[in-house]
Molecule: transfer RNA
Organism: Lachnospiraceae bacterium
């Protein structure tokens, strides 16, 4: 320098053919318990790496770009 893949909540991740983002763990509050843990319940937490484009509508499609990984030179 070239090619491919990955990037989503604090962490691990899901989302089929574009219809508008869900789960587990952790943390927080509550119930239970003499207390803690466990169990159960609840709420919160996301510019879907970034910029732009297409579209009525983008995590998804397209251009550019950044980071990481692998391969080639």
């Nucleotide at each position: 320098g070239g090619a491919u893949g990955u990037g989503u909540a604090a962490c691990u991740u899901a989302a089929u053919c574009g219809g508008a983002a869900g789960a587990g763990u952790a943390g927080c509050g509550g119930u239970c318990u003499c207390u803690u843990a466990a169990a159960c319940c609840g709420a919160a937490g996301g510019u879907u790496g970034c910029c732009g484009g297409u579209u009525c509508g983008a995590u998804u499609c397209c251009u550019g770009u950044c980071a990481c990984a692998u391969c080639c030179a």